[in-house]
């Protein structure tokens, strides 16, 4: 280089759930925890799926409010992109 992922070695992340900050939520971070992961490293401005709906805008309503849109806000532990470390063939 390609394929590949063993009860191989030296490591890594870390889910649910708890605490703490934080965000309008959905989510994120830190501690604890461990369900799992061979890319559970990185990318949300290739793209396709998915959450929330704060702003706004529409419907109602004397207000207060309650509903429907909508991503400029996420999720890489959904697909997918792109890059690598060990060993095997």
């Nucleotide at each position: 280089u390609a394929u590949u992922g063993a009860c191989a070695a030296a490591g890594g992340c870390a889910a649910a759930c708890c605490c703490a900050u934080u965000g309008a939520a959905a989510g994120a971070u830190g501690g604890g925890g461990g369900c799992g992961c061979a890319a559970a490293g990185c990318u949300a401005u290739a793209g396709g799926a998915g959450c929330u709906a704060a702003c706004g805008c529409g419907a109602u309503g004397c207000a207060a409010g309650u509903c429907g849109c909508c991503a400029u806000g996420c999720u890489a532990g959904c697909c997918a992109g792109u890059u690598a470390c060990c060993g095997a063939u």
The RNA shown here (c-di-GMP-I riboswitch aptamer) has 89 nucleotides and comes from Paenibacillus dendrobii. The prediction has a mean pLDDT of 85. RNAcentral holds the sequence, with entries from Rfam. The organism belongs to Paenibacillus, within Bacteria.